The RNA shown here (c-di-GMP-I-GGC riboswitch aptamer) has 78 nucleotides. It was read from a public genome assembly, where an Rfam model found it. The prediction has a mean pLDDT of 85. Rfam family: c-di-GMP-I-GGC riboswitch aptamer. Its family is annotated with cyclic-di-GMP binding in the Gene Ontology.

RNA sequence: AACGAUAAUGGCAAACCCGCCGCAAGGCGGGGGCGCAAAGCCAUGAUCCCGGGUGUUCGGGAGGUCAGGUUGCCGAAG
Numbered sequence: 001a002a003c004g005a006u007a008a009u010g011g012c013a014a015a016c017c018c019g020c021c022g023c024a025a026g027g028c029g030g031g032g033g034c035g036c037a038a039a040g041c042c043a044u045g046a047u048c049c050c051g052g053g054u055g056u057u058c059g060g061g062a063g064g065u066c067a068g069g070u071u072g073c074c075g076a077a078g
Base pairs, nucleotide, nucleotide: 003075004074011036012035016031017030018029019028020027021026034064040070041069042068044067045066046065047062048061049060050059051058052057
């Protein structure tokens, strides 16, 4: 550098439920735990979703959908 174990130390947290916010997509907090070696961060391209408009355009959302950028813990085997 690459790789990723029935290893260690920690971490995150899907569905679902409750509360609050939002027209909505959805967000935040609590419970929960399906999963995750970047399921850390960014939101650049694509994709998906919502609202307005109907002129294919404006505004918003997701990122646990695929690429990309960037930072990083551990160390069996090959």